[in-house]
Context: one part of a larger RNA
RNA sequence: UGACGGGGGCCCGCACAAGCGGUGGAGCAUGUGGUUUAAUUCGACGCAACGCGAAGAACCUUACCUGGGCUUGACAUCGACGGGAAACCCCUGAGAAACCAGGGGCCCUCUUCGGAGUCCGUCGACAGGUGCUGCAUGGCUGUCGUCAGCUCGUGUCGUGAGAUGUUGGGUUAAGUCCCGCAACGAGCGCAACCCCUGUGGCUAGUUACCUGCGCGUCAUGGCGGGGACUCUAGCCAGACUGCCGGUGCCAAACCGGAGGAAGGUGGGGACGACGUCAAGUCAUCAUGGUCCUUACGUCCAGGGCUACACACGUGCCACAAUGGCGCAUACAGAGGGCUGCCAGUGGGUAACCACGCGCCAAUCCCGAAAGUGCGCCUCAGUUCGGAUCGUGGGCUGCAACCCGCCCACGUGAAGCUGGAAUCGCUAGUAAUCGUGGAUCAGCUACGCCACGGUGAAUACGUUCCCGGGCCUUGUACA
Numbered sequence: 001u002g003a004c005g006g007g008g009g010c011c012c013g014c015a016c017a018a019g020c021g022g023u024g025g026a027g028c029a030u031g032u033g034g035u036u037u038a039a040u041u042c043g044a045c046g047c048a049a050c051g052c053g054a055a056g057a058a059c060c061u062u063a064c065c066u067g068g069g070c071u072u073g074a075c076a077u078c079g080a081c082g083g084g085a086a087a088c089c090c091c092u093g094a095g096a097a098a099c100c101a102g103g104g105g106c107c108c109u110c111u112u113c114g115g116a117g118u119c120c121g122u123c124g125a126c127a128g129g130u131g132c133u134g135c136a137u138g139g140c141u142g143u144c145g146u147c148a149g150c151u152c153g154u155g156u157c158g159u160g161a162g163a164u165g166u167u168g169g170g171u172u173a174a175g176u177c178c179c180g181c182a183a184c185g186a187g188c189g190c191a192a193c194c195c196c197u198g199u200g201g202c203u204a205g206u207u208a209c210c211u212g213c214g215c216g217u218c219a220u221g222g223c224g225g226g227g228a229c230u231c232u233a234g235c236c237a238g239a240c241u242g243c244c245g246g247u248g249c250c251a252a253a254c255c256g257g258a259g260g261a262a263g264g265u266g267g268g269g270a271c272g273a274c275g276u277c278a279a280g281u282c283a284u285c286a287u288g289g290u291c292c293u294u295a296c297g298u299c300c301a302g303g304g305c306u307a308c309a310c311a312c313g314u315g316c317c318a319c320a321a322u323g324g325c326g327c328a329u330a331c332a333g334a335g336g337g338c339u340g341c342c343a344g345u346g347g348g349u350a351a352c353c354a355c356g357c358g359c360c361a362a363u364c365c366c367g368a369a370a371g372u373g374c375g376c377c378u379c380a381g382u383u384c385g386g387a388u389c390g391u392g393g394g395c396u397g398c399a400a401c402c403c404g405c406c407c408a409c410g411u412g413a414a415g416c417u418g419g420a421a422u423c424g425c426u427a428g429u430a431a432u433c434g435u436g437g438a439u440c441a442g443c444u445a446c447g448c449c450a451c452g453g454u455g456a457a458u459a460c461g462u463u464c465c466c467g468g469g470c471c472u473u474g475u476a477c478a
Stems, first nucleotide, its partner, number of pairs: 001478002003475003007472007015462002019425005027316007034308002042053002064303007073126001077125008088105006108117003128292002131290003137286002139281003142277001144275001149188006155164003168179003194269004199237007209226002213224003240263001243257005319418001323377007335366003340359002344355004384415001389410007431454007
């Protein structure tokens, strides 16, 4: 100087408390451990591994296993020799294919004619490796933590390590600002500048809109038209403790108030200082070293990654009446759409199929549910719950046996609110309801990312648990 303390002081954070909903019990989904296996590829392991890399494992992917092949190689560059246009297309045999063997079609351009381009074969350099080392590395990322800190120049003090500044008194979300001070300044951080959202104005008016006027329809901005409104999307205004009162040191600031759509960082996002964890990644990529070289490379078929006595994490759906079922009916936002989204009509109980309008989309299409109205059920393992299994069917795809999703009928399991323990959340939040998208032929999505609808309760307080910041103290630790 740090680090640490079941030392002290001050102060924060859904850290506790207050409150609401969960997990832990059941079934299923998913990840992991373990076990099994020819293989169940690899990585990730307290927080910060475990719906994680996987934003799509039937083949492919695929890195694993079994078996069958190839050896200048599936891919790149160069040289030597030989050959032909190669390429491409077709056929035959064996075969699971890869591959091997054989046959046919087509048979080039330039040329100072030597050859060059291009391809094949042989040979040689070399290729190739998701083999190892993240404790050799770059890059990227997690975490402490959006915590308020981390430093430097000069000066001063100290023999020196170093200190001072950065401590102190106030204040703040903040090393934020003010005052004081052997310090005076500065940098990286904080804040602001950026984006979305909340109010208004200006400009613009199609595909959006429809007040007034007119046309038309059973009906609809359907049409003429309009530039008001909604909206769209560009510019601008607006909030700054600016104003008033009080407190405070005549400070910074805090409390209350006015005006205002909004008030004291309005709400949200992007943004992550010096560093820590030899944190993670050699399997995104790059890369040093090292290892393999008729194989640890490469091609193919099939299998596996989907196994199952168990154990854990994360989720979904329930155990019902604030509910379940039937009929009727209302209101979003954000996205996506040409091997696509699909109106409408017909068929089918349905999944879906057939025909087929429109739309490269503010134009056409995909489009809510909870809600509301009426009715049934009456506390029952039930008209709760839907696992499991059987049968029949639909769709994608070369192909659904291992191992896809969906529909219908039948079957109807466990489950009556979950021990110790444990998680999230402070407002348009939790809870609850549906919608869209990426990946994608299809989908094991209940995941992830986004969108809106309905919409709470509680916070006395900081003693205690956890994490953190500043000052101080002790130390046998560095």